[in-house]
Context: one part of a larger RNA
Molecule: large-subunit ribosomal RNA, domain I
Organism: Medicago truncatula
């Protein structure tokens, strides 16, 4: 050095899962000056961290459920509690230090001072000068509306660059990222001054499709519709004005709301018991604890669920556990039942609200610094283009139904609609979170960064960065006692199916390091 055998080290591999990942269904999208979210500090007879709780502190109380143990995970010990119903569990209530919107003043958060104060804004009322009305300012009131938080979704405001164009400037990336404001469980939009085309449709939203079409474009790169059509879901309403009334006025009440134009005005005629909303109360259904729930024994084995033998149940052969693989052992499953209290749904109900038609007239009304125009911009798929339609700055500035707007310059004809006020469910988007379910998803270098004290330890002045680390056994039965020994460690004995399962603990590969034997030198 090689071979064989047997060890050490090491922790790969296979097995496992306590944790993750993705999606579906349903719910919810709650919170907060009655002090939140998030923290600091404390609370147990016995150290720390975690969970729970708050000086009433490892808990108090009421009403339910459950039924034998129990004082968190978490042993041990001490002292207790409990069939006069504890612990546990559901609903309601009480307590809830301190910081934080933080709000008596301050502050280097969890502290200081103190006259003990809800600071500020809002609301209500009062006072209110020259100077009639007011503003500013001031005063007072009070369970007193707001403030803060919030993963994504939504609306609005501000708004890049890298990049692509094979450079780059218009363009693109992109109204994206980012920042700010605001709202809701959805938001936004929305009941035609619409779309269309000689035929018609009839609010909005979303999907399919039209269609990578028509177009736009240093006509480059690229950008990119709409109508018709097919589906999801469907719902429509309120006001201003004319006129009347009250009133000093402001204002309020009636009236009225439309495009085959409507209303007001004048005249005539005539009623319905319908529709909608729905407090209280009663009941229904469900949620927040639960309950009942079929059917197997023997042999083998350390242990039976496996095998063998002979059986049984099924509206239940989902799943998990149990000393190996269980329809019949346990928890459950199918099915059925159940609430003192709280919440939600639906039904009924006293009550409230709403409503007509015809004829005539063309003298009143039909949303004004508005529409339009000029100019400068923005947004529309559309880069100024022949550029309509929509929005904004500056200037100018109409009409009132014999009217006005649109139909992609503009004009005529024709058609369609009625701007300059407002509200509106569903179909749609998302998931910090709750319950249930699924997986040709992962299985400890994977899967969340995190299966253990994980945003922890540790690093950084800070913003910030950010780990490693799972498996004894069915059960601790965790090795009494003896020996070597200062311990560590080991040898017996004992436990166990197994100790080469002994806590550095299941399997235990390789690199690496030994021992023994053989071969070679």
């Nucleotide at each position: 050095g090689c071979u064989u055998a047997u060890g050490g080290u090491g922790g790969a591999u296979a097995c496992c899962u306590a944790g993750g990942c993705a999606c579906c269904c349903a719910g919810a999208g709650a919170c907060g000056a009655g002090g939140a979210a998030g923290g600091g500090c404390g609370u147990a007879g016995u150290a720390a961290g975690c969970g729970a709780c708050g000086a009433a502190a490892u808990g108090c109380u009421u009403c339910g459920g459950u039924g034998a143990g129990u004082u968190g995970a978490a042993a041990a010990u001490a002292a207790g509690c409990a069939u006069a119903g504890a612990u546990c569990u559901g609903a309601g209530g009480a307590u809830u230090c301190u910081c934080a919107a933080a709000u008596a003043g301050g502050u280097c958060a969890a502290c200081c001072u103190u006259u003990c104060g809800a600071a500020c804004u809002g609301c209500u009322g009062c006072u209110g000068a020259a100077u009639u009305c007011a503003c500013g300012a001031g005063c007072a009131g009070g369970c007193a509306a707001g403030a803060g938080a919030c993963a994504a979704c939504c609306u609005g405001g501000c708004g890049a660059a890298c990049u692509g164009a094979a450079a780059c400037a218009u363009c693109u990336u992109a109204g994206u990222a980012g920042c700010c404001a605001g709202a809701g469980g959805a938001a936004a939009a929305g009941a035609a001054a619409g779309c269309a085309a000689a035929a018609g449709c009839g609010a909005u939203u979303c999907c399919c499709g039209u269609a990578g079409u028509a177009g736009c474009g240093g006509c480059g790169a690229g950008c990119g519709a709409a109508a018709u059509g097919g589906g999801a879901a469907c719902a429509g309403c309120c006001u201003a004005a004319a006129c009347c009334g009250u009133g000093a006025a402001a204002a309020c009440g009636g009236g009225g709301u439309u495009g085959u134009g409507g209303g007001a005005g004048a005249g005539c005629a005539a009623u319905a018991c319908a529709a909608g909303c729905g407090u209280c109360g009663u009941g229904u259904u469900g949620c927040u604890a639960g309950g009942c729930g079929a059917a197997g024994c023997a042999a083998u084995c350390g242990a039976a669920u496996g095998u063998u033998g002979c059986a049984c149940c099924c509206u239940a052969g989902a799943u998990g556990g149990u000393g190996a693989a269980a329809g019949u052992c346990c928890a459950g499953u199918a099915g059925c039942c159940g609430a003192a209290a709280g919440c939600a749904u639906c039904a009924c109900u006293a009550g409230c609200u709403u409503a007509u038609g015809c004829u005539c007239u063309a003298a009143c009304c039909c949303g004004a610094g508005u529409a339009g125009c000029a100019u400068g911009g923005g947004g529309c798929a559309c880069g100024u283009g022949g550029a309509a339609u929509c929005c904004c700055g500056u200037g100018u500035g109409c009409a009132u139904u014999a009217g006005c707007a649109a139909g992609g310059a503009c004009c005529a004809c024709c058609u369609u609609g009625c701007a300059a006020g407002g509200c509106u469910a569903a179909a749609u988007a998302c998931u910090c979170c709750u319950g249930g379910g699924u997986g040709a998803c992962c299985g400890a270098u994977a899967g969340u960064g995190a299966a253990g004290u994980a945003g922890u330890a540790c690093c950084g002045u800070g913003a910030g960065g950010g780990a490693a680390a799972g498996g004894u056994g069915a059960a601790a039965a965790g090795a009494a006692c003896c020996c070597c020994u200062g311990u560590c460690g080991g040898g017996g004995a004992g436990u166990g199916a197994a100790a080469u399962a002994g806590a550095a603990c299941a399997u235990g590969a390789a690199a690496c390091c030994g021992u023994a034997a053989g071969c070679u030198c």